This is a predicted structure of a 74-nucleotide RNA (transfer RNA) from an uncultured Bacilli bacterium.
The sequence was found in a public genome assembly.
Rfam family: tRNA. The family's RNA type in Rfam is transfer RNA. From the family's description: Transfer RNA (tRNA) molecules are approximately 80 nucleotides in length.
RNA sequence: GGGGGAUUAGCUCAGUUGGCUAGAGCAUCUGCCUUGCACGCAGGGGGUCGCGGGUUCGAAUCCCACAUCCUCCA
Numbered sequence: 001g002g003g004g005g006a007u008u009a010g011c012u013c014a015g016u017u018g019g020c021u022a023g024a025g026c027a028u029c030u031g032c033c034u035u036g037c038a039c040g041c042a043g044g045g046g047g048u049c050g051c052g053g054g055u056u057c058g059a060a061u062c063c064c065a066c067a068u069c070c071u072c073c074a
Base pairs, nucleotide, nucleotide: 001073002072003071004070005069006068007067010026011025012024013023019057028044029043030042031041032040050066052064053063054062
């Protein structure tokens, strides 16, 4: 230098034939339970979907450039 892959909540990830309000587990917070803690149960908060453009009535999803990481080739 070139090819391919990944980037979504604090962490691990789903969701990518464009369309309801962006989700799960863990974590965290509150309540219940307990003498108390843990476990368990119920509920809540937390996201610019890496960044910037483009296409479209509509983009996490399609296109382009860039950034970071992984991998292969040279």